RNA sequence: CCCCUCGUAGCUUAAUGGAUAAAGCGCUGGUCUUCGGAACCAGCAAUGCGGGUUCGAUUCCUGCCGAGGGGA
Numbered sequence: 001c002c003c004c005u006c007g008u009a010g011c012u013u014a015a016u017g018g019a020u021a022a023a024g025c026g027c028u029g030g031u032c033u034u035c036g037g038a039a040c041c042a043g044c045a046a047u048g049c050g051g052g053u054u055c056g057a058u059u060c061c062u063g064c065c066g067a068g069g070g071g072a
Base pairs, nucleotide, nucleotide: 001071002070003069004068005067006066007065010025011024012023013022018055026044027043028042029041030040031039048064049063050062051061052060
């Protein structure tokens, strides 16, 4: 320098172009318990940044940024 894949809650993963972006772990509060743990209930928290296509974009196109892999 060229090519490919990927980027979504603190972490791991879902989501045919159309529902309030879904769950597990986590954290906070509560119930329960002598206390804790477990269990149950409630809550917290996310689409890397910009532009485009579209009635509608996490999804498609594009530039950049970042991670991984391959080639020279």
Molecule: transfer RNA
Organism: Candidatus Niyogiibacteriota bacterium